Predicted 3D model of a 684-nucleotide part of an RNA (large-subunit ribosomal RNA, domain II) from a termite gut metagenome. The prediction has a mean pLDDT of 83.
[in-house]
Context: one part of a larger RNA
RNA sequence: ACCUACGAGUUACUUUUGUUGGCAAGGUUAAGCGUAAAUAUAUGCGGAGCCGAAGCGAAAGCGAGUCUUAACAGGGCGUUUAAGUCAGCAGGAGUAGACGCGAAACCAAGUGAUCUACCCUUGAGCAGGCUGAAGGUUGGGUAACACCAAUUGGAGGGCCGCACCGAUAAGCGUUGAAAAGCUUCCGGAUGACUUGAGGGUAGGGGUGAAAGGCUAAUCAAACUUGGAGAUAGCUCGUACUCCCCGAAAUGCAUUUAGGUGCAGCCUCGGUAUAUACGUUGUGUCAGGUAGAGCGACUGAUUGGAUGCGAGGGCUUCGCCGCCUAUCAAGUCCAGAUAAACUCCGAAUGGGCACAAUGAUUAACCGGGAGUGAGGGCGCGGGUGCUAAGGUCCGUGUCCGAGAGGGAAAGAACCCGGACCACCGGCUAAGGUCCCCAAAUACAUGUUAAGUUGAGUUAACGAAGUGUCUCCGCCCAGACAGCUAGGAUGUUGGCUUGGAAGCAGCCAUUCAUUUAAAGAGUGCGUAACAGCUCACUAGUCGAGUGGGGAUGCGUGGAUAAUAAUCGGGCAUAAAACAUGUUACCGAAGCCGUGGGAUUGAAAUAAUAUCGGUAGGGGAGCAUUCUGUCGGCGUAGAAGGUGCAGCGAGAGCUGUACUGGAGUUUACAGAAAAGCAAAUGUAGGU
Numbered sequence: 001a002c003c004u005a006c007g008a009g010u011u012a013c014u015u016u017u018g019u020u021g022g023c024a025a026g027g028u029u030a031a032g033c034g035u036a037a038a039u040a041u042a043u044g045c046g047g048a049g050c051c052g053a054a055g056c057g058a059a060a061g062c063g064a065g066u067c068u069u070a071a072c073a074g075g076g077c078g079u080u081u082a083a084g085u086c087a088g089c090a091g092g093a094g095u096a097g098a099c100g101c102g103a104a105a106c107c108a109a110g111u112g113a114u115c116u117a118c119c120c121u122u123g124a125g126c127a128g129g130c131u132g133a134a135g136g137u138u139g140g141g142u143a144a145c146a147c148c149a150a151u152u153g154g155a156g157g158g159c160c161g162c163a164c165c166g167a168u169a170a171g172c173g174u175u176g177a178a179a180a181g182c183u184u185c186c187g188g189a190u191g192a193c194u195u196g197a198g199g200g201u202a203g204g205g206g207u208g209a210a211a212g213g214c215u216a217a218u219c220a221a222a223c224u225u226g227g228a229g230a231u232a233g234c235u236c237g238u239a240c241u242c243c244c245c246g247a248a249a250u251g252c253a254u255u256u257a258g259g260u261g262c263a264g265c266c267u268c269g270g271u272a273u274a275u276a277c278g279u280u281g282u283g284u285c286a287g288g289u290a291g292a293g294c295g296a297c298u299g300a301u302u303g304g305a306u307g308c309g310a311g312g313g314c315u316u317c318g319c320c321g322c323c324u325a326u327c328a329a330g331u332c333c334a335g336a337u338a339a340a341c342u343c344c345g346a347a348u349g350g351g352c353a354c355a356a357u358g359a360u361u362a363a364c365c366g367g368g369a370g371u372g373a374g375g376g377c378g379c380g381g382g383u384g385c386u387a388a389g390g391u392c393c394g395u396g397u398c399c400g401a402g403a404g405g406g407a408a409a410g411a412a413c414c415c416g417g418a419c420c421a422c423c424g425g426c427u428a429a430g431g432u433c434c435c436c437a438a439a440u441a442c443a444u445g446u447u448a449a450g451u452u453g454a455g456u457u458a459a460c461g462a463a464g465u466g467u468c469u470c471c472g473c474c475c476a477g478a479c480a481g482c483u484a485g486g487a488u489g490u491u492g493g494c495u496u497g498g499a500a501g502c503a504g505c506c507a508u509u510c511a512u513u514u515a516a517a518g519a520g521u522g523c524g525u526a527a528c529a530g531c532u533c534a535c536u537a538g539u540c541g542a543g544u545g546g547g548g549a550u551g552c553g554u555g556g557a558u559a560a561u562a563a564u565c566g567g568g569c570a571u572a573a574a575a576c577a578u579g580u581u582a583c584c585g586a587a588g589c590c591g592u593g594g595g596a597u598u599g600a601a602a603u604a605a606u607a608u609c610g611g612u613a614g615g616g617g618a619g620c621a622u623u624c625u626g627u628c629g630g631c632g633u634a635g636a637a638g639g640u641g642c643a644g645c646g647a648g649a650g651c652u653g654u655a656c657u658g659g660a661g662u663u664u665a666c667a668g669a670a671a672a673g674c675a676a677a678u679g680u681a682g683g684u
Base pairs, nucleotide, nucleotide: 001684002683003682004681005680006679011096012095013094014093015092016091017090018089019088020087021086022085023084026051027050028049032045033044034043035042036041055062056061065077066076067075068074099237100236102234106227107226108225109224110223111222117201118200119199120198121197122196123195124194125193126191128160129159130158131156135152136151137150138149139148140147164188165187166186169184170183171182172181203219205215206214207213240619241618242617243616244615245614250263251262252261253260254259264371265370266368267367268366269365270364271363277358278357279356280355281354282353283352284351285350291344292342293341298338299337302334303333304332305331306330309327310326311324312323313322314321374399375398376397377396378395379394380393381392382391383390404415405414406413419594420593421592422591424590425589426588430584431583432582433568434567435566439581441580442579443578444577445576446575452570453569460555461554464552465551466550467549468548469547470546471545472544473543481539482538483537484536485535487512488511489510492506493505494504518533522531523530595609596608597607620673622670623669624668625667626666627665629663630662631661638657639656640655641654642653643652644651645650
């Protein structure tokens, strides 16, 4: 991992609702006793008790009333009018383990020191080598000591190093040879040493040269059994079929936030009625949003004019007076602002009334729920950075619980809501060269960038190119090119070492000759020189220069495969724009056949049949029991294969196998259906 077997809403009592039945203003017995029977059980007795038929009050109590109260007042709860009760069955609730499995823990009583920690008693062990303390002896030495030397001696948590005890480093091992080992190196090795045997200390206790270590492979509280099926607002699992309906992720509250209560939304049953429901129209009512406005308030606010008043300066600073690059009230002109401003003010939306139209729609009572983590997108907003696949509201929609077609691929974007079948038809979105169903369709333009062929982009830059428009010059010759001229006073004055058109400053930047020529547009020189331009003539011969608007393109343009329009590929297009006609295209719509729900006595008509949580309905299968029957050694159950039937769970037949029981119909009762629970056991 697979297969087989087992594996989860049960049972008792109480209560509530529905339903079936008995009796009914009543209904009903419990324990117990008797009878029958082998028990189970059946039946008779048993009226204690319980529920109902009357309520009100705290109660005494009164009673269709009663309580409150001074009250014959008012008010509260009742009466009038709706029948209960007992049993069976079904759906819920409660008490019990209460659908199943699952803690970590808590408590009690016991069992453990054969592992290990420490202690007690009694034993045992430590090759070999080295060092050479105290003390002694002899000699020297001293007044005597001290002291010196040699020798003897054999101390030490002494030294090196086996056994023994340990475990520093690395490698190997890591489904191991081993639930801690192996190899090499390493520490101690006469000691606070190691070790045998016997004994002691016990679970909030022991023991601990102290690591929360050890206390039998278990330790921040051992193990065994019990309380015990602890508790688990948590996770996981929860078993056959078909049919009808079908949610929620919200509000309020919560030691509450992943739980729960009530309401909302779903379902089933019942009730009486008719418009209570949707849409449209007409009439009417409320409103302060969008917008707008502010010499209509409150607040914020720009520029100009005027300048009450203040500051500063001048003054014969006593008064007066004069001036101003300052501040500035008010007024005037122009501009402009607000979620918590409003002189104003919609559209939508909402309430009410009436009418039409649609629709098995709404309401109430009762049984059963689930939900109470929501999410994306569009629109109106708050928050945030007018950031987020962000967050919080409102409103709509879809996903959730929705299959199908399109968008290459995609929960919620576009189209569209799947009862079943069909090798029939028409369309939607979207498409029609090939992959790939359908136009290499038609008409007119644009683009040259492979722009583009849906999915990055801007400020800004540019004789890209199409269209529209305005202005200037132009056959009295424009624009571009070419040829020629571009002079004189003068090197203007000043400045300066120099300054001559061209470092800088000044100026009535003037005048003359001219077809025209600046007291000079740029290059250049130390300064000159030189080149050139403006301007003019000739040549040439028809358009030329500038501004604005707009379409498509261009640069700006940076990510990891050459690496992408989904791909191939495509250029008067298979790109872009406008228009036209065909066609393709879905589970949409139509056609043909069939099924089911609603309805109903039965047909028919009508409408309906996507679906998670969840509610309701109808069935299939398994085991046992009862009743009436059936089958079986001429082959039961079971097994394997084949065939048929049913919408399905399933059922039937037959061949072989097997070798002794089995079963229809109608009822009843359940240990009553497995793919999942890191499910349990066995097998492979």